[in-house]
A computed fold for a 155-nucleotide RNA from Aneurinibacillus danicus, annotated as c-di-AMP riboswitch aptamer (ydaO/yuaA leader).
Model confidence (mean pLDDT): 76 of 100.
RNA sequence: AUUCCGAAAUCGCUGAGUCCCUUUCAUAAGGGAACGGGGGAACCAAUCGUGGUUUAUCAAAGAAGCCGCAUGGGGUGAAUCUCGAAUGAUCGAGUAGGGUGACUCUUACAUCCGAAUCCGUCAGCUAACCUCGUAAGCGUAUCAAGAGAGGCAAC
Numbered sequence: 001a002u003u004c005c006g007a008a009a010u011c012g013c014u015g016a017g018u019c020c021c022u023u024u025c026a027u028a029a030g031g032g033a034a035c036g037g038g039g040g041a042a043c044c045a046a047u048c049g050u051g052g053u054u055u056a057u058c059a060a061a062g063a064a065g066c067c068g069c070a071u072g073g074g075g076u077g078a079a080u081c082u083c084g085a086a087u088g089a090u091c092g093a094g095u096a097g098g099g100u101g102a103c104u105c106u107u108a109c110a111u112c113c114g115a116a117u118c119c120g121u122c123a124g125c126u127a128a129c130c131u132c133g134u135a136a137g138c139g140u141a142u143c144a145a146g147a148g149a150g151g152c153a154a155c
Stems, first nucleotide, its partner, number of pairs: 011139004018033005034134006044124001049069007072122001073119004081094005097113005103148005108142001
């Protein structure tokens, strides 16, 4: 000097997931601000599955009831969809969409993610109102170019 691994602190990243106060020996517990989610009018928007059978009827249409079949629908999130292989529940290549490269924007380049889970037959939007959350997991570096903003130091 370079590379790799580990630890601590500062700092930083995804994310709503931070800060303050009271109480307690401490934890627990409670409250407030801030940020985020859900439910919820008017207006607007959207909508009434299918087969059989019964009632009333000349019959049909339509209405109501019963039975069977179909199995939906919605939320958080960037995370949706397509194709191929496998043949159980897996893999691959893409993709809507999303992030990072240490102030902001634009442009380029590089790189990564493209999951998971909840409600339980139910929900559109939605003022007032009601209600819930405040986790979890990590360590990037072209310190690029242009424009802009800001900070520090010296005088």

Background: The source organism's lineage runs through Bacteria, Bacillati, Bacillota, Caryophanales and Aneurinibacillus. Its Rfam family is "c-di-AMP riboswitch aptamer (ydaO/yuaA leader)". Rfam's curators write: This family represents a conserved RNA structure found upstream of the ydaO and yuaA genes in Bacillus subtilis and related genes in other bacteria.